[in-house]
RNA sequence: GGGCCCGUAGCUCAGCGGUAGAGCGCCCGCCUUGCGAGCGGGAGGCCCCGGGUUCGAAUCCCGGCGGGUCCA
Numbered sequence: 001g002g003g004c005c006c007g008u009a010g011c012u013c014a015g016c017g018g019u020a021g022a023g024c025g026c027c028c029g030c031c032u033u034g035c036g037a038g039c040g041g042g043a044g045g046c047c048c049c050g051g052g053u054u055c056g057a058a059u060c061c062c063g064g065c066g067g068g069u070c071c072a
Stems, first nucleotide, its partner, number of pairs: 001071007010024004018055001026042005048064005
């Protein structure tokens, strides 16, 4: 320098055009003498940045930035 993949909640990831979800973690309650486990509930992200397409974009297109991998 070039090819490919990825960038979504604190962490790991799903979502592939119709106003974002799971598991773990965190908070509250029940249970327990208490802790943990278990059960119930809750908070938390406008989706790396900028532009374009569209009635509508995390999702498609273009350009950046960052990470991984292969080639040179």
Molecule: transfer RNA
Organism: Candidatus Micrarchaeota archaeon